[in-house]
RNA sequence: UCCCGACAAGGCCGACCCCUUCGUGAGAGGCGGGGCGGAAAGCGACGGGUCUUCAUUUCUCUUGCUACGGACGCGAUUGAAGAUGGCCGAGCUGCCGAA
Numbered sequence: 001u002c003c004c005g006a007c008a009a010g011g012c013c014g015a016c017c018c019c020u021u022c023g024u025g026a027g028a029g030g031c032g033g034g035g036c037g038g039a040a041a042g043c044g045a046c047g048g049g050u051c052u053u054c055a056u057u058u059c060u061c062u063u064g065c066u067a068c069g070g071a072c073g074c075g076a077u078u079g080a081a082g083a084u085g086g087c088c089g090a091g092c093u094g095c096c097g098a099a
Base pairs, nucleotide, nucleotide: 004097005096012038013037017033018032019030020029021028022027036086042092043091046089047088048087049084050083051082052081053080054079055078057076058075059073060071061070062069
């Protein structure tokens, strides 16, 4: 130095919930309480996953002879724009030092 990660030392972060601000939304910021947890739970959406919004096509129902039309958006397709780094992979950076 690297790997590694201790019932080590000193610290750090803060899931869920309550309050508040922002956002159509997924979610994000903040104070306080609380403390699931974390050795990168530090950074950034490159890849995959999940989620949201809008559009799209389909499906369903309905009027009707048919076509056109109408309703619904629970579900699915495709596209665009987003969210999530505390879902995962890869990348960048970093504290401590027992075995």